[in-house]
RNA sequence: CGGGGCGUGGCGUAGCCUGGUAGCGCGCUGGCAUGGGGGGCCAGAGGUCGCCCGUUCAAGUCGGGUCGCCCCGA
Numbered sequence: 001c002g003g004g005g006c007g008u009g010g011c012g013u014a015g016c017c018u019g020g021u022a023g024c025g026c027g028c029u030g031g032c033a034u035g036g037g038g039g040g041c042c043a044g045a046g047g048u049c050g051c052c053c054g055u056u057c058a059a060g061u062c063g064g065g066u067c068g069c070c071c072c073g074a
Base pairs, nucleotide, nucleotide: 001073002072003071004070005069006068007067010026011025012024013023020057028044029043030042031041032040050066051065052064053063054062
């Protein structure tokens, strides 16, 4: 320098091809239960999808640019 993959709550990830309410597990908070704790059950909070621009009625998803990490080539 060129090519490719990935980036989504605190952590790990799905959703992307085929645009239409952002979901799951763990964790966290409260409650039930227990003498108390763990476990279990119930409820809840927490993201606006790396960043910018564009397309569209509508973008996590499509297009362009850019940043970070990883891989391959030179």
The prediction has a mean pLDDT of 83. Transfer RNA from Balnearium lithotrophicum, 74 nucleotides, folded computationally. The source organism's lineage runs through Bacteria, Pseudomonadati, Aquificota, Desulfurobacteriales and Balnearium. Its Rfam family is "tRNA". Rfam describes the family as follows. Transfer RNA (tRNA) molecules are approximately 80 nucleotides in length.